[in-house]
RNA sequence: GGCCCUAUCGUCUAAUGGUUAGGACGGAGCCUUCUCAAGGCUUAAAUCGGGGUUCGACUCCCCGUAGGGUCA
Numbered sequence: 001g002g003c004c005c006u007a008u009c010g011u012c013u014a015a016u017g018g019u020u021a022g023g024a025c026g027g028a029g030c031c032u033u034c035u036c037a038a039g040g041c042u043u044a045a046a047u048c049g050g051g052g053u054u055c056g057a058c059u060c061c062c063c064g065u066a067g068g069g070u071c072a
Stems, first nucleotide, its partner, number of pairs: 001071007010025004018055001027043005048064005
C1' cells in the first nucleotide's frame, strides 16, 4: 500500500428501516438490619465523526477516524 471485519451507557452485550435504544455488572437513592453484608424497589448513564438515500436510519450507501485480520 491492496482487501476484509468491527465501533451502542463506566464495562460487557442486545436491537426486521418505525422500540420511550433493552439486559447484565458497576454507580446513586430508598426499604429491610442495632450495624455491615446479602436481598428487594427505584433511578442516572450510550448509538465513533461528517455527508447521502428514505416519509422515517443504531440499522442501508459514501468519505474519514480508531482497532483487528489477511496479502504483499

Predicted 3D model of a 72-nucleotide RNA (transfer RNA) from Parcubacteria bacterium C7867-003. Rfam family: tRNA. By type it is a transfer RNA. Gene Ontology term of the family: triplet codon-amino acid adaptor activity.